[in-house]
RNA sequence: GCCGUCUUAGUUCAGCCGGUAGAGCGCAUGGCUUUUAACCAUGUGGUCGUUGGUUCGAUUCCCACAGGCGGUG
Numbered sequence: 001g002c003c004g005u006c007u008u009a010g011u012u013c014a015g016c017c018g019g020u021a022g023a024g025c026g027c028a029u030g031g032c033u034u035u036u037a038a039c040c041a042u043g044u045g046g047u048c049g050u051u052g053g054u055u056c057g058a059u060u061c062c063c064a065c066a067g068g069c070g071g072u073g
Base pairs, nucleotide, nucleotide: 001072002071003070004069005068006067007066010025011024012023013022019056026044027043028042029041030040031039049065050064052062053061
């Protein structure tokens, strides 16, 4: 340099053949317990990497850019 792949909540990841986003962990509050932990209940969460394009509508499709990983010369 070229090719492929990934980027979604504080964190680890789902969701994609377009119809306004979810789980586990975490965190907060309450219950239980002599207390903590564990357990149970409720709650808390995101301009879906950035910027354009297509579309009535984009996390999803297309271009470019940035970053991570892998391959190749």
Overview:
The RNA shown here (transfer RNA) has 73 nucleotides and comes from Gossypium trilobum. The source organism's lineage runs through Eukaryota, Embryophyta, eudicotyledons, Pentapetalae and Gossypium. Its Rfam family is "tRNA". By type it is a transfer RNA.